The RNA shown here (transfer RNA) has 73 nucleotides and comes from a Candidatus Woesearchaeota archaeon.
RNA sequence: GCCCCUGUAGCUCAGAGGCCAGAGCGAUUGCCUCGUAAGCAAUAGGUCGCGAGUUCAAUUCUCGCCAGGGGCU
Numbered sequence: 001g002c003c004c005c006u007g008u009a010g011c012u013c014a015g016a017g018g019c020c021a022g023a024g025c026g027a028u029u030g031c032c033u034c035g036u037a038a039g040c041a042a043u044a045g046g047u048c049g050c051g052a053g054u055u056c057a058a059u060u061c062u063c064g065c066c067a068g069g070g071g072c073u
Stems, first nucleotide, its partner, number of pairs: 001072007010025004018056001027043005049065005
């Protein structure tokens, strides 16, 4: 330098252009217990990497940039 993949909650990741943006773990609160853990219930937590384009509508499609990973020379 070229090519490919990834970027979504604190962490690991789902998510066909429209359906409240979700799961597990974690956190907080409550229940339970003599107490802790476990268990049960609830709650909070997101500029969907940044910007532009297409579209009635973009987490999703296109382009550029940034960051991480891999491959080739």

The coordinates come from a structure-prediction model, not an experiment, and the mean pLDDT is 82. Rfam family: tRNA. Rfam classes the family as a transfer RNA. Rfam's curators write: Transfer RNA (tRNA) molecules are approximately 80 nucleotides in length. Its family is annotated with triplet codon-amino acid adaptor activity in the Gene Ontology.